[in-house]
Context: one part of a larger RNA
RNA sequence: GACGAACGCUGGCGGCGUGCUUAACACAUGCAAGUCGAACGGAGCACCCCUGAAUGAGGUUUCGGCCAAAGGAAGGGAAUGCUUAGUGGCGGACUGGUGAGUAACGCGUGAGGAACCUGCCUUUCAGAGGGGGACAACAGUUGGAAACGACUGCUAAUACCGCAUGACACAUGAAUGGGGCAUCCCAUUGAUGUCAAAGAUUUAUCGCUGAAAGAUGGCCUCGCGUCCCAUUAGCUAGUAGGCGGGGUAACGGCCCACCUAGGCGACGAUGGGUAGCCGGACUGAGAGGUUGACCGGCCACAUUGGGACUGAGAUACGGCCCAGACUCCUACGGGAGGCAGCAGUGGGGAAUAUUGGGCAAUGGACGCAAGUCUGACCCAGCAACGCCGCGUGAAGGAAGAAGGCUUUCGGGUUGUAAACUUCUUUUGUCAGGGAACAGUAGAAGAGGGUACCUGACGAAUAAGCCACGGCUAACUACGUGCCAGCAGCCGCGGUAAUACGUAGGUGGCAAGCGUUGUCC
Numbered sequence: 001g002a003c004g005a006a007c008g009c010u011g012g013c014g015g016c017g018u019g020c021u022u023a024a025c026a027c028a029u030g031c032a033a034g035u036c037g038a039a040c041g042g043a044g045c046a047c048c049c050c051u052g053a054a055u056g057a058g059g060u061u062u063c064g065g066c067c068a069a070a071g072g073a074a075g076g077g078a079a080u081g082c083u084u085a086g087u088g089g090c091g092g093a094c095u096g097g098u099g100a101g102u103a104a105c106g107c108g109u110g111a112g113g114a115a116c117c118u119g120c121c122u123u124u125c126a127g128a129g130g131g132g133g134a135c136a137a138c139a140g141u142u143g144g145a146a147a148c149g150a151c152u153g154c155u156a157a158u159a160c161c162g163c164a165u166g167a168c169a170c171a172u173g174a175a176u177g178g179g180g181c182a183u184c185c186c187a188u189u190g191a192u193g194u195c196a197a198a199g200a201u202u203u204a205u206c207g208c209u210g211a212a213a214g215a216u217g218g219c220c221u222c223g224c225g226u227c228c229c230a231u232u233a234g235c236u237a238g239u240a241g242g243c244g245g246g247g248u249a250a251c252g253g254c255c256c257a258c259c260u261a262g263g264c265g266a267c268g269a270u271g272g273g274u275a276g277c278c279g280g281a282c283u284g285a286g287a288g289g290u291u292g293a294c295c296g297g298c299c300a301c302a303u304u305g306g307g308a309c310u311g312a313g314a315u316a317c318g319g320c321c322c323a324g325a326c327u328c329c330u331a332c333g334g335g336a337g338g339c340a341g342c343a344g345u346g347g348g349g350a351a352u353a354u355u356g357g358g359c360a361a362u363g364g365a366c367g368c369a370a371g372u373c374u375g376a377c378c379c380a381g382c383a384a385c386g387c388c389g390c391g392u393g394a395a396g397g398a399a400g401a402a403g404g405c406u407u408u409c410g411g412g413u414u415g416u417a418a419a420c421u422u423c424u425u426u427u428g429u430c431a432g433g434g435a436a437c438a439g440u441a442g443a444a445g446a447g448g449g450u451a452c453c454u455g456a457c458g459a460a461u462a463a464g465c466c467a468c469g470g471c472u473a474a475c476u477a478c479g480u481g482c483c484a485g486c487a488g489c490c491g492c493g494g495u496a497a498u499a500c501g502u503a504g505g506u507g508g509c510a511a512g513c514g515u516u517g518u519c520c
Stems, first nucleotide, its partner, number of pairs: 001519003005516005012390006018383002020348001025346003029343003034090003039087002042084005048077003055070001058067003097301003106226008116218002121214007129163001131161002138153006169194004174189006199206002227273003234264003239261004244256003276298004280291004303324005326337004354380001356379003362376001363374004393423004403414004428457006437447001464509005469490003475504005485492002
């Protein structure tokens, strides 16, 4: 000098930041990933039409009844609008969290892929013909305490499956030309074989299929760099390489059969310990040393271990299956769960916040859109935790009040300090006005009646902490008497202590000041 700090004393305000460094310990509760009815069949509600029950004003009556406006139950029908459990599509692989593991092509940097993939997006070319069978929902039956099922029957689609067409696609082999980096690559020609589609609508469009290119994102390989221990010296059988195959988007012992006997290592293999890496941050004149909180990039992980499925893409945090530990429900047969998301709880700890508001902005998912969702994000709350800024008044005021302390008793000092006089109102309180952020044809502001402006009031609401022997700026008195105590080092204290305790005074910093810890 610095800090994601803590502790002691003290504490007025604002702006901007930051806030579990320990138990990757366990978690009550709420929320954090949905959306589309312009893909589809239903269901419900509303509105409309037809029919019209109960009741029944009123009229009439021979008192038994009869007529009857109104009323709208129940039923049927058609279009429209709204809502939606289910089928279907897209998104749940992004965002957000954590740093356990990892000494590794994990990361950084520079190359390569003639060995690769890429949903949505952009551009271009070509196409979209004609059929079929189901399964949910639903209805019925039925099992179970529940979670959740089972059987039978009906049905739609942009769900599923054949057929047709089809290429500059793919596969096979061929010819010509060109090129390179060993395997090879590119262009052209013709041959054979294989493969596609879906509609919706407000008629504007939005979708669907195949192909080529781009962009974006990813995957793989390599050079170099990347902590400590030699009181770790040898390590290795899929091990090292080859041939052939399998697998993959793709290369490869990645996997397999066979063959060879290799491969790594004092230029530190192997083993052990520690650790996420970087841009950066702190310090330093620099070289360097230390570090990796916040913000950004990459990686890894999601109760522990293993596994695959789906998908353009998976360590799949808020998906599935199995096993373990733990917790919960149970009718004891069986089931449910995963905060290292945002809040919050217990625990651990010296120590770290609200079970807040809003989608107004930015960004994301879905949707033609309106819009819905979004603990991402934007805000507010708490904390002097940090940095920065402001204030706690200003000017005048004496041979100098009182009080305190001290004294050689004369005085000295506190000290222009106070009182007092004249001002000011930053801040504060109250009142009035009042934004930008909102882009646009219009509407829409959580923050917020906030910031800010104006006026009124009144010095009014606001100073502490540490030190004073030397290092080191700042001294006296009393108390104590090697006691009580101080102390970073030297050291101080045993009767005149500038070093302990208190008081007065002084010095330093200041809404902080000291102490402790860590790094330079």
Model confidence (mean pLDDT): 83 of 100.
Small-subunit ribosomal RNA, 5' domain from an uncultured bacterium, 520 nucleotides, folded computationally.
Rfam family: Bacterial small subunit ribosomal RNA. Rfam links the family to the GO terms ribosome and structural constituent of ribosome.